[in-house]
Molecule: Bacterial RNase P class A
Organism: Marinicella sediminis
RNA sequence: UGAGUUGGUCGGGCAAUCGCGGAAUGCAUUUGCAGUUCGAGGAAAGUCCGGGCUCCACAGGGCAAGGUGCCGGAUAACGUCCGGGGGGCGCGAGCCUACGGCCAGUGCAACAGAAAGAUACCGCCAUCUGACGAUGGUAAGGGUGAAAUGGUGCGGUAAGAGCGCACCGCGGCUUUGGUAACAAAGACGGCAUGGUAAACCCCACCUGGAGCAAGAUCAAAUAGGAAAACCAUAGGUGUGGCCCACACUGUUUUCGGGUAGAUUGCUUGAGACUGGCAGCAAUGUCAGAUCCAGAUGAAUGAUUGCCACGUGUUAACACGUACAGAACCCGGCUUACAGACCAACUCAUUUA
Numbered sequence: 001u002g003a004g005u006u007g008g009u010c011g012g013g014c015a016a017u018c019g020c021g022g023a024a025u026g027c028a029u030u031u032g033c034a035g036u037u038c039g040a041g042g043a044a045a046g047u048c049c050g051g052g053c054u055c056c057a058c059a060g061g062g063c064a065a066g067g068u069g070c071c072g073g074a075u076a077a078c079g080u081c082c083g084g085g086g087g088g089c090g091c092g093a094g095c096c097u098a099c100g101g102c103c104a105g106u107g108c109a110a111c112a113g114a115a116a117g118a119u120a121c122c123g124c125c126a127u128c129u130g131a132c133g134a135u136g137g138u139a140a141g142g143g144u145g146a147a148a149u150g151g152u153g154c155g156g157u158a159a160g161a162g163c164g165c166a167c168c169g170c171g172g173c174u175u176u177g178g179u180a181a182c183a184a185a186g187a188c189g190g191c192a193u194g195g196u197a198a199a200c201c202c203c204a205c206c207u208g209g210a211g212c213a214a215g216a217u218c219a220a221a222u223a224g225g226a227a228a229a230c231c232a233u234a235g236g237u238g239u240g241g242c243c244c245a246c247a248c249u250g251u252u253u254u255c256g257g258g259u260a261g262a263u264u265g266c267u268u269g270a271g272a273c274u275g276g277c278a279g280c281a282a283u284g285u286c287a288g289a290u291c292c293a294g295a296u297g298a299a300u301g302a303u304u305g306c307c308a309c310g311u312g313u314u315a316a317c318a319c320g321u322a323c324a325g326a327a328c329c330c331g332g333c334u335u336a337c338a339g340a341c342c343a344a345c346u347c348a349u350u351u352a
Stems, first nucleotide, its partner, number of pairs: 001348010012307007020039004025034003041323001045334002048332005053211004060244004065207005070084005085099001086097004100202002105200002107196002121142002123138006150168006169191001170189002173186005215264004225255006235249004271292001273288006308321005
């Protein structure tokens, strides 16, 4: 200097004028006036997970169903996060991981190929034959395929083959280190009846449901309506399915009528911010200072000027400034994002 990797910050600012919504204060009670103060996000998005809260409801047990899946931690909890291990990718910094089990069982692997739960097409060797060819042995070489009864080398053999040996690999055993996953070393064993579970399945752990349009209060109105069927040792109802338990007592169908307004839930939080301590970290704890939207067909805006950044331009000047708008709240994950900045690390080249 260039190219990368990881983490983080901003993503417009100031002023004036006008217009909105909330809160408290003051004055007024015709529901108003005055000034002060606050007023969309890092993702508010997706609705993919987990909860808080509300109701069923006093709410138990089992089956089925669903979710997660290496080890140790964090957390209110999670399928999230942190640290570590195994495997894979990358020169590297780093990144990815749906990483329990195939000797519990059942499936699947088209075609090709001799054969895909197991073999002989070509080839090699031996014997017989004048030759064609036949018989036997072989699985090292070739071919087919995603995958063919471990790999390389040496010896041995009629030719071969873990047939034997050396090294690698695999298997259990022992020792050492580690909380553990696991790693290393050693001796022994010729040792592979394969692959696949994001196939069914087995194993371990976890799991009520519905949702702020949940729910609560007040006010108002109507028709406490009519008919039929089943039924009382029955049947039915009870917020995913089935069974048991428990509680309650009618259930179903048809016709017809009234209301849907106001208040609340609704923002003080498993908060955010600053600092100390503990921890590799996620995070926890202590102290400080401080309230940071609560709308309800739906506020948080418009205009002007200056500044900042980017592009064109010598300049003046002109144009542009991303993704995108709260609706009960919170912790994550995923996705979108013009541009600007900071820190650490890696690789390449050059100079001293």